[in-house]
Predicted 3D model of a 466-nucleotide part of an RNA (small-subunit ribosomal RNA, 3' major domain) from a Dehalococcoidales bacterium. Rfam family: Bacterial small subunit ribosomal RNA.

Context: one part of a larger RNA
RNA sequence: UGACGGGUGCCCGCACAAGCAGCGGAGCGUGUGGUUUAAUUCGAUGCAACGCGAAGAACCUUACCAGGGCUUGACAUGUUGGUAGUAGCGAGCCGAAAGGUUAGCGACCUGUUGAGUCAGGAACCAUCACAGGUGCUGCAUGGCUGUCGUCAGCUCGUGCCGUGAGGUGUCGGGUUAAGUCCCAUAACGAGCGCAACCCCUGUUGCCAGUUAAUUUCUCUGGCGAGACUGCCCCGCAAAACGGGGAGGAAGGAGGGGAUGAUGUCAAGUCAGUAUGGCCCUUAUGCCCUGGGCUACACACACGCUACAAUGGGUGGUACAAUGGGUUGCACUGGAGCGAUCCGGAGCUAAUCCUUAAAAGCCAUCCUCAGUUCGGAUUGCAGGCUGAAAUUCGCCUGCAUGAAGUCGGAGUUGCUAGUAACCGCACAUCAGCACGGUGCGGUGAAUACGUUCUCGGGCAUUGUACA
Numbered sequence: 001u002g003a004c005g006g007g008u009g010c011c012c013g014c015a016c017a018a019g020c021a022g023c024g025g026a027g028c029g030u031g032u033g034g035u036u037u038a039a040u041u042c043g044a045u046g047c048a049a050c051g052c053g054a055a056g057a058a059c060c061u062u063a064c065c066a067g068g069g070c071u072u073g074a075c076a077u078g079u080u081g082g083u084a085g086u087a088g089c090g091a092g093c094c095g096a097a098a099g100g101u102u103a104g105c106g107a108c109c110u111g112u113u114g115a116g117u118c119a120g121g122a123a124c125c126a127u128c129a130c131a132g133g134u135g136c137u138g139c140a141u142g143g144c145u146g147u148c149g150u151c152a153g154c155u156c157g158u159g160c161c162g163u164g165a166g167g168u169g170u171c172g173g174g175u176u177a178a179g180u181c182c183c184a185u186a187a188c189g190a191g192c193g194c195a196a197c198c199c200c201u202g203u204u205g206c207c208a209g210u211u212a213a214u215u216u217c218u219c220u221g222g223c224g225a226g227a228c229u230g231c232c233c234c235g236c237a238a239a240a241c242g243g244g245g246a247g248g249a250a251g252g253a254g255g256g257g258a259u260g261a262u263g264u265c266a267a268g269u270c271a272g273u274a275u276g277g278c279c280c281u282u283a284u285g286c287c288c289u290g291g292g293c294u295a296c297a298c299a300c301a302c303g304c305u306a307c308a309a310u311g312g313g314u315g316g317u318a319c320a321a322u323g324g325g326u327u328g329c330a331c332u333g334g335a336g337c338g339a340u341c342c343g344g345a346g347c348u349a350a351u352c353c354u355u356a357a358a359a360g361c362c363a364u365c366c367u368c369a370g371u372u373c374g375g376a377u378u379g380c381a382g383g384c385u386g387a388a389a390u391u392c393g394c395c396u397g398c399a400u401g402a403a404g405u406c407g408g409a410g411u412u413g414c415u416a417g418u419a420a421c422c423g424c425a426c427a428u429c430a431g432c433a434c435g436g437u438g439c440g441g442u443g444a445a446u447a448c449g450u451u452c453u454c455g456g457g458c459a460u461u462g463u464a465c466a
Stems, first nucleotide, its partner, number of pairs: 001466002003463003007460007015450002019414005026305008034296002042053002064291007073130001077129002080126004088105002092101003108121004132280002135278003141274001143269003146265001148263001153192006159168003172183003198257004203225007228251001231245005307407001311366007323354003328347002333342003373404001378399007420442007
């Protein structure tokens, strides 16, 4: 100087407390461990791995396994030599395909020729260099990322102090979300961070605008205005600042986002890409068929659905926003109990479609039961996508109706348009969503306080630690 302390003091954070809804018990979904397997590819492992890489494993993907094949190779560049009915297309045969074999057809560019004649290129064959490797090492690396943490810190120049390591500044008194600002001061200044500048949202003015018409309004786009402790009162020695009030759409950072200092964890990633070294080279490379990644005594993590009457069923009826659409979105209409099918208006979209929002409201049945709760599981019959749903997709109808009566110790999220509840859209995608990312609708309770738990910041103290 740090680090540490079951040392001290001060301060902060959904950290505790106060509340609300959960998880932990059940069934199912997904991930992981374990076990199994020919293979169940690989990575991620306290917080900071476990609906994570994966924004979507039937084939492909795919890296794994079994079997069948290829060997200058699926792909690139170059060297040397060669093949002209050559490259390419390809009926036929073997085959699961890949691949092998082969009748036939049959080119291109430049120059040249009577001519597919000749020379060269391209192409092909052979040869040699090499290609190739999701093989190893993230403890050789770049780049990127996580985390402490959006925590308020981390440093420098000159000066001063100290033999020196180093200190001071950055400490102290106040204050703040903040090393934010003020005062004080052997320090005076400065840099990276904080804040602001950027985006969205809330109010308003002006201008412009179309997609039936039109001046307002709504909406869309652009340019402004507005909030600054500006005004008043009080507190603090003063200041910074704090408390209250007026006006205001909004008040003291109005709300949200993007933005992540110096560094820590030899943190993660050689499988996104790049890359040093090592290793394989008729195989650790490449192609194909089939299987596997979907196994299942079990354990954990994260979700979904419930256990019901604030509910379930049936009928009627109301109100969104974000998005997406031409290999696409698909209306009106018709068939079917339904999934869906027939058909195709309109739309390259503020025009048309997706688009029914759902919870809600009204009426009615059920009357506390393993039930008209709950829907797992299983059987049968269908639909859709796709060459192909057996391993292994989603959906519909009928039948079946399991566990489950609110969950031990413990544990998670959340402070306001938040939690909770409700549906909708999108990416990936042929198909497949209880996951992810967004969008709107309904809309709470509680916070006395900082003793305690966890994490962090500052100062100080002890130390046989570095």